[in-house]
RNA sequence: AUGGAGAGUUUGAUCCUGGCUCAGGAUGAACGCUAGCGGUAUGCUUAACACAUGCAAGUCAUACUUUUUAGUAAAUGGGGGUUUAAAAAGUGGCGCACGGGUGAGUAAAGCACAAGAAAUCACCCUCAGGAGAGGGAUAAAAAAAAUUAAAUUUUUUAUAAUACCUCGUAGUCUGAGGAGCAAAAGGAGUAAUUCGCCUGAGGAGAAUCUGGUGUCUGAUUAGCUAGUUGUAGAGGCAAUAGCUCAACAAGGCAAUGAUCAGUAGCUGGUCUGAGAAGAUGAUCAGCCACAUUGGGACUGAGACACGGCCCAUACUCCUGCGGGGGGCAGCAGUGGGGAAUUUUUCGCAAUGGGCAACAGCCUGACGGAGCAAUACCGCGUGGAGGUAGAAGGCCUUAUGGUCGUAAACUCCUUUUAUCGGAGAAGAAUUGAUGACGGUAUCCGAGGAAUAAGCAUCGGCUAACUCUGUGCCAGCAGCCGCGGUAAGACAGAGGAUGCAAGUGUUAUCCGGAAUUAUUGGGCGUAAAGCGUAUGUAGGUGGUUUUAAAAGUCCGAUGUAAAAUACUGAGGCUCAACCUAAGAUAAAGCAUCAGAAACUGUUAAGCUUGAGUUUGGUAGGGGCAGAGGGAAUUUCCUAUGUAGCGGUUAAAUGUGUAGAUAUAGGAAGGAACACCAAAAGCGAAAGCACUCUGCUGGGCUAAUACUGACACUGAGAUACGAAAGCUAGGGUAGCCAAUGGGAUUAGAUACCCCAGUAGUCUUAGCUGUAAACUCUGGAUACUAUGCAUGUAUUAGUGCAGUGCUAUAGCUAACGCGUUAAGUAUCCCGCCUGGGGAGUACGUUCGCAAGAAUGAAACUCAAAGGAAUUGACGGGGGCUCGCACAAGCGGUGGAGCAUGUGGUUUAAUUCGAUGCAAAGCGAAGAACCUUACCAGGGCUUGACAUGCCGUGAAUACUCUUGAAAUAGAGUGGUAUCCUUAGGGAACGCGUGCACAGGUGGUGCAUGGCUGUCGUCAGUUCGUGCCGUAAGGUGUUGGGUUAAUUCCUGCAACGAACGCAACCCUUAAGUUUAGUUGCCAACUUUGGAACCCUGAACAUACUGCCGGCGAUGAGCUGGAGGAAGGUGAGGAUGACGUCAAGUCAUCAUGCCCCUUAUGCUCUGGGCGACACACGUGCUACAAUGGUUGGGACAAAGGGUCACAAUCCCGCGAGGGGGAGAUAACUCAAAAACCCUUCCACAGUUCGGAUUGUAGGCUGCAAUUCGCCUGCAUGAAGUUGGAAUCGCUAGUAAUCACCGGUCAGCCAUACGGUGGUGAAUACGUUACCGGGCCUUGUACACACCGCCCGUCACACUAUGGGAGCUGGCAAUACUAGAAGAAAUUAACUUAACCGAAAGGAGGGAUAUGUCAAAGGUAAGGCUGGUGACUGGAGUGAAGUCGUAACAAGGUAGCCGUACUGGAAGGUGCGGCUGGAUAACCUCCUUU
Repeated sequence: AUGGAGAGUUUGAUCCUGGCUCAGGAUGAACGCUAGCGGUAUGCUUAACACAUGCAAGUCAUACUUUUUAGUAAAUGGGGGUUUAAAAAGUGGCGCACGGGUGAGUAAAGCACAAGAAAUCACCCUCAGGAGAGGGAUAAAAAAAAUUAAAUUUUUUAUAAUACCUCGUAGUCUGAGGAGCAAAAGGAGUAAUUCGCCUGAGGAGAAUCUGGUGUCUGAUUAGCUAGUUGUAGAGGCAAUAGCUCAACAAGGCAAUGAUCAGUAGCUGGUCUGAGAAGAUGAUCAGCCACAUUGGGACUGAGACACGGCCCAUACUCCUGCGGGGGGCAGCAGUGGGGAAUUUUUCGCAAUGGGCAACAGCCUGACGGAGCAAUACCGCGUGGAGGUAGAAGGCCUUAUGGUCGUAAACUCCUUUUAUCGGAGAAGAAUUGAUGACGGUAUCCGAGGAAUAAGCAUCGGCUAACUCUGUGCCAGCAGCCGCGGUAAGACAGAGGAUGCAAGUGUUAUCCGGAAUUAUUGGGCGUAAAGCGUAUGUAGGUGGUUUUAAAAGUCCGAUGUAAAAUACUGAGGCUCAACCUAAGAUAAAGCAUCAGAAACUGUUAAGCUUGAGUUUGGUAGGGGCAGAGGGAAUUUCCUAUGUAGCGGUUAAAUGUGUAGAUAUAGGAAGGAACACCAAAAGCGAAAGCACUCUGCUGGGCUAAUACUGACACUGAGAUACGAAAGCUAGGGUAGCCAAUGGGAUUAGAUACCCCAGUAGUCUUAGCUGUAAACUCUGGAUACUAUGCAUGUAUUAGUGCAGUGCUAUAGCUAACGCGUUAAGUAUCCCGCCUGGGGAGUACGUUCGCAAGAAUGAAACUCAAAGGAAUUGACGGGGGCUCGCACAAGCGGUGGAGCAUGUGGUUUAAUUCGAUGCAAAGCGAAGAACCUUACCAGGGCUUGACAUGCCGUGAAUACUCUUGAAAUAGAGUGGUAUCCUUAGGGAACGCGUGCACAGGUGGUGCAUGGCUGUCGUCAGUUCGUGCCGUAAGGUGUUGGGUUAAUUCCUGCAACGAACGCAACCCUUAAGUUUAGUUGCCAACUUUGGAACCCUGAACAUACUGCCGGCGAUGAGCUGGAGGAAGGUGAGGAUGACGUCAAGUCAUCAUGCCCCUUAUGCUCUGGGCGACACACGUGCUACAAUGGUUGGGACAAAGGGUCACAAUCCCGCGAGGGGGAGAUAACUCAAAAACCCUUCCACAGUUCGGAUUGUAGGCUGCAAUUCGCCUGCAUGAAGUUGGAAUCGCUAGUAAUCACCGGUCAGCCAUACGGUGGUGAAUACGUUACCGGGCCUUGUACACACCGCCCGUCACACUAUGGGAGCUGGCAAUACUAGAAGAAAUUAACUUAACCGAAAGGAGGGAUAUGUCAAAGGUAAGGCUGGUGACUGGAGUGAAGUCGUAACAAGGUAGCCGUACUGGAAGGUGCGGCUGGAUAACCUCCUUU
């Protein structure tokens, strides 16, 4: 010494910067809901707004004069005197300047602290002295009058004092003569005595003045001042002083912020904070100021006076209209304002104050009570036991859980509240005296009795579920929640927090190191002036001396009390109160001391700095002279049809001779190579050569000066390009402009022309990405390399660059040229936007520059790095991706699916690739989900309970059918413990069934796609603050993250490959109804075929290439060769992809219907558009006849041979088969007939007619056959699809579904059987690495500006209308001093007249309000107008982010609907490629 916590929010994620927000404490508070008691405090923060009513300052009769009333004594005919008490008016004394209120004004005349003095002072205390002699008035009352509505006023007659006046005397000065000059009061008492009076000195206390230090904001307030500053003089004051006056001088204040403007009472303290500090100035205390507003003085010790006076102003009240009254910012109270703040209370009992000799009187100060949860503190609303874990609520997986020992119930207690009784302290003194108050407190009685709420429950932040709602209603401090399963809205249950309160709102501090002294920053986040010179200021090398300003130490004084702190004490505790203590305490003033450091003084020093001499490099500057190359123009010559330009063109130019070539001339501008990372300069900037003038640097050496230095607010100078003014010049280039292109447009990019300008002279402007985005100076802190210059060849120096250690940094990076370590000085920053804008000011010819806000709005804006994604970025690479080929689609007709339309319904789903001959491997009924109509309601289907009956079968009627009705017939199937049970049917009611109803964006499962692409991850380790990285990158290689190799990585997993199936040659084995031989009954396993099993292929072998590797390439052998071919197999994930209509399923919805059933219709419609196919357009064909060769598959409600009938579809009939019976004929092909290029002997649609088959049924709506009919179509625009070998193309065959079939579809089978691939530049898609990014919903991204609409604040604005402060002129109330003829006048003088003195009047001066004028500052409002901001879906473009499709940006100029474009100069904060240089390794 007791003291310091953070969180949310920018991102896909990270670190940082940076704002916003929250948790804490506090309040004179207010509002919502709620409320039992007590104690102690506090209570108009707003209108210094206006106030009805009452009270808040009086007292003294022992100062004086009176009056009235009552009494005593005496007297009583009348009158007078004396005396007691009370009350009242006046004169007089003291008080009223205190106490109480408020904070308007005031930024200094105030306040705080510590000092000082030129003078003053009532009451009080102490000491000393004094009170002698006189005088003249007057007030009220009384009496009598006047005036008046009132307030009030006036006159006459009188009178007193502690009221007033004069003289004497003391003290004072002196030139020693004198001069000048004060005061006084008495009262009471029989008296002693006592209370007073006057003067002087001192004290205490009070007030006054002076300078010092401190005391808010604004420079978009920079100059202010005329009594202003000073001098000596005068006046004035208690006193100093321009306080006032005349004279003289010209000063005084100000960048250390004057003046002006805004705001504000100051302090002790209070709140917050770890502190430093920030905010504040209620209650209590000190000071100040004010009293309706403004001015003024009077009285007094003290006032320029809250409850006094005068005047003016506004307001208000009374009035008889003539005139008067008023001032709550005292206590209560009223109205008003406001979110908001109390009783018109009791008492002087206490404390304090005024007066008084005392008693006492007064005191809304004060002491109390009342009201208010306004704050702080304390207490209570019960305690113990009690599980059937009651009822009830809520939730539930339906088992239970929870409210919950909570309640009920049993026993106990009585704080508090209620009632009854007793009853204080506060009182100080001998006694009396208590508003509070019958209060605090104590005793007793009865009874759990009288007493719990508020907010919250998504995160921050303690506390969770249900229901309702459905981007609605609403919530919200920030982030945000709500679009049908909301822990965020509303209600409920439960929970959490605090508790007679609890939440909200407002304000302050904190957190915020977010103005940073403690304790921040400026390369890229906001922030280094464009550069230098230099004034003030700040800072300053080294040695000694002196002094002591800073500094340090000690002492004294002060820093009021209260508050705060510590330990005590008093109220039962606490809050609260009391006394004490140290601390608070730093500071300020004074005194004494120390001398290291800083400053000062004096004397030195040489290393900082400068000077001198000699060298030295240089595009440093200014001026002059000279030079060649090139462009253009002109002249001459040669020569002929184009030239020029572009991606391609055109405008342009050329037969009047261009371009090209050669020679000559003119003119202007710029200076190739050398040339460099180089050099010079303060920066801007500087380059042909030579000459002259000139600035600075570096270096060597001796000498000199002796801190002369560094920085630098204001200030001054220079300052690219563009631009401006005036004159000149103009070759080329070239904003603007014109033309040609491009384009949807093209005010652009490209092309042809082309003016200002670019050049120069003299001026102006003063800005740039004026950048190293890095201020200047000094010192220190590892190496290495290059370059410039010098060189005595060792190297040095001051530069210019690179790499890199330590260190620093948010990271990137910086790193002796620091962004490291330190010191000094300057400049600048404090969230984004609004905005470098507005207004004001300065500068400028203008353009503009400099300085530079606010309202409003958002919760971010931003930096660096990371992972992705993307790029009209780069590299590598793969794929029928292109190319090379073959055949198609797109045109025709038809089939089929979809959209659209139509409809009672045309059921539903699928919609780029990845929907569309898809779900559907087959809609006439059924299917069927749709529509119309007819019916059923425990249901067509399941389970349970109850009753009953076996069940099955058949006939008739009705009806479109379902159904309904009637009847016939049959009666007991199985098991049994003999009770009954099982199966099946019927009936009734309840639980329930049922739903192709909704949600694929609540889901499971399944599937598609990228993609059979080669990728995707993990553990440990290592690197990085972290997100993350590494591994997985690099070099080779592969179909492959396949393998090899290297490597801070080492291993591993899911994928790849392999394992599986089919196929290709072979072997073994088994062989029928097959095969072969025989020939009609047998034999054989060689072949064909079939089943099963085995083996084979592995870069295994050889050569070459390669790293001796992985592997590649060629070859041999082999049926097959480099994954042999094909299939199945689909990583992590993406698309809220598809499916609730396969199935399953949460929630919602329907329940005589959205369920079930029946008949008929529809899913088949038809102007049209699209997709997928079939058939064709013909002669490589069609047609006639004949002939040959398959594979795989199906078949008993089926396939069906031979045979018969029919032209045929088909019909009849029916052998046959467990591989070989049958479907079944294969077709293209081969031989052959006819057809010669035509809408045909091609093509077959459409239509007519006659038939067949299936089926209950063929009309909507089936298939097939015969005959007849004979459409479009002659190879298909833009565009587009498939395919790399047994593939494409072409030819048939089979199957599933299926009664039949709309199948030209789908899935299989074999036959015939090609062409081409140079290759990877470009298109599409994918993979890896790298790069840029303002993207992360990830380029279908983001995003800019005009225009249109709505709202908001704001600038300008003809003006209009207020306020404030001053100025000039005018005006002039009250008042003060001065002067004042006439007027008036008790004290003194004078015999008198009169005088002195006073009063009043008048005058001017000063002077408040008011008036006028021109300006200043500031507010409100304003037609119209400018931009700005905000706003789910508006219009036009697409400027920026990728090379953003013309790299972007800065300054400037011109120009355009708009973003913008172009010119000139600059920057990299530009990608890509190349070259140079540099770095690392060898």
Molecule: small-subunit ribosomal RNA
Organism: Epipogium roseum